[in-house]
Transfer RNA from a Candidatus Parcubacteria bacterium, 72 nucleotides, folded computationally. Its Rfam family is "tRNA". The RNAcentral record of the sequence draws on ENA. The same sequence occurs in records of 2 taxa.
C1' cells in the first nucleotide's frame, strides 16, 4: 500500500426494501417449608456514524469509524 468480511436489546445470533425478533439472561407473579426446576406476563434495541437512492431502508448505494482475514 491492495482485496474481502463483519457491526441489531446485557451476551449469541435471525431478519436481505413495507411498523425489529428468537434463544439465554433480567424483573413480577404462581408453584416450593425454601431454594432449584417449571408456568404465565412484562422491561429492555432511533439496528456503529454521516450523507444519498425510494411513497416507504437494519436491508440498496458512497463515505467514514472500529474489529478481523488474506495478499504485497
Nucleotide at each position: 500500500g491492495g482485496g474481502c468480511g463483519c457491526a441489531u436489546g446485557g451476551c449469541u445470533c435471525a431478519g436481505u426494501g413495507g411498523u425489529a425478533g428468537a434463544g439465554c439472561g433480567c424483573u413480577a407473579u404462581c408453584c416450593u417449608c425454601a431454594c432449584a426446576c417449571g408456568a404465565u406476563a412484562g422491561a429492555g434495541g432511533u439496528c456503529u456514524u454521516u450523507g444519498g437512492u425510494u411513497c416507504a431502508a437494519a436491508u440498496c448505494c458512497a463515505a467514514a469509524u472500529g474489529c478481523g482475514c488474506c495478499c504485497a